The RNA shown here (transfer RNA) has 73 nucleotides and comes from a Clostridia bacterium.
RNA sequence: GCUGCUGUGGCUCAGGUGGCAGAGCACGUCCUUGGUAAGGACGAGGUCACCGGUUCGAAUCCGGUCAGCAGCU
Numbered sequence: 001g002c003u004g005c006u007g008u009g010g011c012u013c014a015g016g017u018g019g020c021a022g023a024g025c026a027c028g029u030c031c032u033u034g035g036u037a038a039g040g041a042c043g044a045g046g047u048c049a050c051c052g053g054u055u056c057g058a059a060u061c062c063g064g065u066c067a068g069c070a071g072c073u
Stems, first nucleotide, its partner, number of pairs: 001072007010025004019056001027043005049065005
C1' cells in the first nucleotide's frame, strides 16, 4: 500500500431486507433478613466511532475519514 471483518448504555453483545434504540451483567432506591448473600419490585444511564449524501424519515442505505483485528504484498 491492497482486501475483509468489527465499532450500539460502565462491560459483554442483539437489532442491520429504513418508521418508539433493546437484552444480560453491573449501578441506584425500595421489599424481604437480626445482619449479609441470594431472591423480588421499580428506576437511572445511549448525540448507535466521526463527517457528508440519499430519503418525509437513517443505528440501518451510499461515499469518505478514524480506530481495532485478520489476511495479502

It matches the Rfam family "tRNA". Its family is annotated with triplet codon-amino acid adaptor activity in the Gene Ontology.